[in-house]
Context: one part of a larger RNA
RNA sequence: UUGGGCGUAAAGGGCGCGUAGGUGGUUCUGUAUGUCUACCGUGAAAGGGUACAGCUCAACUGUAGCGCGUCGGUAGAAACUGCAGGACUUGAGGCUGGGAGGGGCUGGUGGAAUUCCCUGUGUAGCGGUGAAAUGCGUAGAGAUGGGGGAGAACACUCGUGGCGAAGGCGGCCAGCUAGACCAGUUCUGACACUGAGGCGCGACAGCGUGGGGAGCAAACAGGAUUAGAUACCCUGGUAGUCCACGCCGUAAACGAUGGAUGCUAGCCGUUGGUGGGUUUACCCAUCAGUGGCGCAGCUAACGCAUUAAGCAUCCCGCCUGGGGAGUACGGUCGCAAGAUUAAAACUC
Numbered sequence: 001u002u003g004g005g006c007g008u009a010a011a012g013g014g015c016g017c018g019u020a021g022g023u024g025g026u027u028c029u030g031u032a033u034g035u036c037u038a039c040c041g042u043g044a045a046a047g048g049g050u051a052c053a054g055c056u057c058a059a060c061u062g063u064a065g066c067g068c069g070u071c072g073g074u075a076g077a078a079a080c081u082g083c084a085g086g087a088c089u090u091g092a093g094g095c096u097g098g099g100a101g102g103g104g105c106u107g108g109u110g111g112a113a114u115u116c117c118c119u120g121u122g123u124a125g126c127g128g129u130g131a132a133a134u135g136c137g138u139a140g141a142g143a144u145g146g147g148g149g150a151g152a153a154c155a156c157u158c159g160u161g162g163c164g165a166a167g168g169c170g171g172c173c174a175g176c177u178a179g180a181c182c183a184g185u186u187c188u189g190a191c192a193c194u195g196a197g198g199c200g201c202g203a204c205a206g207c208g209u210g211g212g213g214a215g216c217a218a219a220c221a222g223g224a225u226u227a228g229a230u231a232c233c234c235u236g237g238u239a240g241u242c243c244a245c246g247c248c249g250u251a252a253a254c255g256a257u258g259g260a261u262g263c264u265a266g267c268c269g270u271u272g273g274u275g276g277g278u279u280u281a282c283c284c285a286u287c288a289g290u291g292g293c294g295c296a297g298c299u300a301a302c303g304c305a306u307u308a309a310g311c312a313u314c315c316c317g318c319c320u321g322g323g324g325a326g327u328a329c330g331g332u333c334g335c336a337a338g339a340u341u342a343a344a345a346c347u348c
Base pairs, nucleotide, nucleotide: 003320004319005318006317007302008301012316014201015200016199017198021194022193023192025088026087027086028085029084030083031082034080035077036076037075038074039073040072041071042069048066050064051063052062053061054060091191092188093187094186095184096183097182098181103177104176105175106174107173108172109171110154114150115149116148117147118146119145120144121143125136126135162169163168206247207246208245209244210243211242215241216240220236221235222234223233258315259314260313261312262311263310266293267292268291269290270289271288272287273286274285275284276283277282297304298303321348322347323346330341331340332339333338
């Protein structure tokens, strides 16, 4: 390589859009690319395998026949595949009418809390811990009343609840904007699925420029603890956390489970819709989501089980003993940090 695999043993790309390519619904007609049949031609010799024979045997050699192909040509078949043309509606999309939602972006706005400043009352403590100390406080702290400012986050509601492709999204109001779902069955008529490259999005941390800075808090300083304590605990505290624009492109980016379609017992919750019944509080049916349990089946087991890890088809990504190593070198990208692609010697 073939093969076998990818929830947890090595292995699903972080996620989407989409190019080439691969794959593709029902039906009719034609064609004859693949496919199939027949015949003809060719497939040198040697070698191979079979039979027989020649060297005393064997190796070796000879003769015969076999075999050797994505092969060429001619004639034919038309189920499947392809191609050409026509038709269809179930896949897909559009239209109309609805309701749901922390989906995204922008602007505005609210209250609680925290902290700072001013001021009143008031006096010796406050704070912190296992216990303390550093720290703050008679220059009046802490506590409490009033006033003012700032920044950040939105208690309860909050829910194996919702939305989003993923990352993720939560006070309230308005504007702009995307998607999904249900019902109607009105239109198009296979317009589809996947997707190497490519393009875009992508938590946190980090980087650049300019703002902002309440709280928190790497680094740092001090106090403790300890044999030591470059920690855990305490008092402080700077980057950062926030905003705008631009980079970075990584995560246990996890459901450790790629996407699409069809099929395969059920039971119990819950979210959104629709239809029907109704003693309208409730029940039944159905579609789309989201959970728990469970049969068949699968699995090494654990477990999965109509949201499959079951039964199948299509397409992509990835794995191939441990270490060396996600490293070196080279390439590409980046301001940098580094990211990505990715070995070998050697060793067990």